[in-house]
RNA sequence: CUUUAGCGUCAGGCCUUCGCUCCGACCGCUUCGGCGGCCCGGGGAGGAAAGUCCGGACACCAUAGGGCAGGAUUCCCGGUGAAAACCGGGGCACGGUGGGGGAGACGCCGCCGUGACGGCCAGUGCAACAGAAAGUAAACCGCCGGCUGGUUCGCCCGUCGGUAAGGGUGAAAGGGUGGGGUAAGAGCCCACCGCCCGACCGGUAACGGCCUCGGGGCACGGUAAACCCAUUCCGGUGCAAGACCAAAUAGGGGAUCGGGUGGCCCGCCUGAUGAUCCCGGGUGAGUCGCUUAGAUAAAUGAAGGCCAGUGCAGGCGGGGUAACCCGCUCGCGCCACAGAAUCCGGCUUACGACGCUAAAGAACC
Numbered sequence: 001c002u003u004u005a006g007c008g009u010c011a012g013g014c015c016u017u018c019g020c021u022c023c024g025a026c027c028g029c030u031u032c033g034g035c036g037g038c039c040c041g042g043g044g045a046g047g048a049a050a051g052u053c054c055g056g057a058c059a060c061c062a063u064a065g066g067g068c069a070g071g072a073u074u075c076c077c078g079g080u081g082a083a084a085a086c087c088g089g090g091g092c093a094c095g096g097u098g099g100g101g102g103a104g105a106c107g108c109c110g111c112c113g114u115g116a117c118g119g120c121c122a123g124u125g126c127a128a129c130a131g132a133a134a135g136u137a138a139a140c141c142g143c144c145g146g147c148u149g150g151u152u153c154g155c156c157c158g159u160c161g162g163u164a165a166g167g168g169u170g171a172a173a174g175g176g177u178g179g180g181g182u183a184a185g186a187g188c189c190c191a192c193c194g195c196c197c198g199a200c201c202g203g204u205a206a207c208g209g210c211c212u213c214g215g216g217g218c219a220c221g222g223u224a225a226a227c228c229c230a231u232u233c234c235g236g237u238g239c240a241a242g243a244c245c246a247a248a249u250a251g252g253g254g255a256u257c258g259g260g261u262g263g264c265c266c267g268c269c270u271g272a273u274g275a276u277c278c279c280g281g282g283u284g285a286g287u288c289g290c291u292u293a294g295a296u297a298a299a300u301g302a303a304g305g306c307c308a309g310u311g312c313a314g315g316c317g318g319g320g321u322a323a324c325c326c327g328c329u330c331g332c333g334c335c336a337c338a339g340a341a342u343c344c345g346g347c348u349u350a351c352g353a354c355g356c357u358a359a360a361g362a363a364c365c
Base pairs, nucleotide, nucleotide: 001361002360003359004358005357006356007355008354009353010352012307013306014305015304016303017302018301020044021043022042023041024040026037027036028035029034046337050348051347053346054345055344056343057342058238059237060236061235065266066265067264068263070234071233072232074230075090076089077088078087079086091117092115093114094113095112096111097110098109099108101106118229119228123227124226125223126222140167141166142163143162144161145160146159147158149156150155175193176192177191178190179189180188194218195216196215197214198213199212200209201208202207242288243287244286252279253278254277255276256275257274258270259269260268309334310333311332312331314329315328316327317326318325319324
């Protein structure tokens, strides 16, 4: 210097002319519902308005009661009128990177990243192939010893027994390093690392403390974003929710015995002068809900000028060893994603400029 990723801020400004829309004022009409004129005054799209993924406000349904099924949730603390799978911080685990310690196993410190982070001793599964063997599963090569036979006297073939330290297979092979011991080996024994149990200490807690102590040779391993078990939670539907007013005829025809806002059961309520469903006909298309923008097929726009930002080239000045950087001037370009519809808090996605951090590459010294 370039590129990529993550995070933060902004999302152009001013003037003129014309145009659209809402509110107010004024004028005219009015069947008092409102209609028209007028441009006089004021307002008019985001940080994501997108996706419709999560949680709410609000509205309706008497069953919102109990249960099953189903769904969601899962380390700790805090935040929010309410909640969240969101946000902040912490813990632990894994990974990357830089530095140090140790004989070694291993462990410490800093920075960055990820975590859908309860339980495998409730049960059931799964791990192809390879390998001797994949769970209380094993002896292929190898090592050691005994015996028969052979021998070039080094050992070799066969067989019996011991072995799991060495090698091989694998993602994973019954803790690891070092030493002792042994015929050869093995926690067989010891020290250390790791692991488990208990006490004590610190922390609100998750957890931590070999930089506290004591004990134990300790392992029937892995996997639950496998089925499953456990904890906690969940009534449904949604502004096309709903409320009000007006108007109208064919209260026509048929079916069922039930109906009651996800499925099933129980309970509860209500039913034949009733309820539900299907076919057919008629009326209305209004007002509210609805908002500091408030439309209802959907308004917030167009033209011109100046400025800001930015890319490239030229000129001038300054800094630097250089690569390059900064300032001024001038010319030509560019100026992203995108459009409210009940509202709010999040998440995800799209994208321009500037700044910060990290990684990779190139050039110069």
A computed fold for a 365-nucleotide RNA from Puniceicoccaceae bacterium 5H, annotated as Bacterial RNase P class A. The organism belongs to Puniceicoccaceae, within Bacteria. It matches the Rfam family "Bacterial RNase P class A". By type it is a ribozyme. The sequence was found by an Rfam model in a public genome assembly.